A computed fold for an 87-nucleotide RNA from candidate division WS6 bacterium OLB21, annotated as transfer RNA. The prediction has a mean pLDDT of 81. Taxonomically the source falls in Candidatus Dojkabacteria (Bacteria, Bacteria candidate phyla). Its Rfam family is "tRNA". Rfam classes the family as a transfer RNA.

RNA sequence: GGAGAGGUGCCAGAGUGGUCGAAUGGGCUUGUCUCGAAAACAAGUGUGGCAGAAAUGCUACCGCGGGUUCGAAUCCCGCCCUCUCCG
Repeated sequence: GGAGAGGUGCCAGAGUGGUCGAAUGGGCUUGUCUCGAAAACAAGUGUGGCAGAAAUGCUACCGCGGGUUCGAAUCCCGCCCUCUCCG
């Protein structure tokens, strides 16, 4: 330099136009159980911005920036990064 695969919440990882800011598992928090733990079970748990005393509400975000579309994590273009192969 060329080709292919990939980048999604704290971590892994599914989702391939609308039902999705997001399944599932792990982790974490709280509770139940226990003398106490572990295990098990139940519930909860992304980040930023704005409003609010708080509870909470609204909004944006799927590597970054554009485009297509009524609608994009998903399709197209450019760039960055990771892995594999070729030279």